[in-house]
RNA sequence: CCCUGUUCUCAGGGCGGGGUGCAAUUCCCCACCGGCGGUAUACGGUGUCAAAUCCGCGAGCCCGCGAGCGCACCGGAGCUUUCCGGUGGUCAGCAGAUCCGGUGCGAGGCCGGGGCCGACGGUUACAGUCCGGAUGAAAGAGGACGUGC
Repeated sequence: CCCUGUUCUCAGGGCGGGGUGCAAUUCCCCACCGGCGGUAUACGGUGUCAAAUCCGCGAGCCCGCGAGCGCACCGGAGCUUUCCGGUGGUCAGCAGAUCCGGUGCGAGGCCGGGGCCGACGGUUACAGUCCGGAUGAAAGAGGACGUGC
């Protein structure tokens, strides 16, 4: 270093101003935010005559994942309607959203510009930003100890 096991830690940001109104951080105008892995023509480093190579880093809307909803099953409560908890990731049904110009051999990623998206439940009024499940779960990241080679 690689294989594999146990275990621990960590693992999400955002309503500021104005308007209407009995009431809105929920509507309207302006604003603000962007989980995890992958990919790589920016950028930095390495290297070289120059390159290549290699390393770091780089996407909300390119590929995939997570949570959430739904669904199935189990248990409980309630008893027209339904609600709560648990289990299941081959149950994959929901699960968002990108164009134009430029550079270039090449752009979905770079530069410039414009546009768009955001679970469920709650709420004096419709929520990506408030409250709640959640001091939860988790994609995954890192550490410690051990096994084998």
Background: FMN riboswitch aptamer (RFN element) from Heliomarina baculiformis, 149 nucleotides, folded computationally. Its mean pLDDT, the model's own confidence on a scale to 100, is 77. The model forms 100% of the base pairs in the Rfam consensus. Taxonomically the source falls in Heliomarina (Bacteria, Pseudomonadota, Alphaproteobacteria, Roseobacteraceae).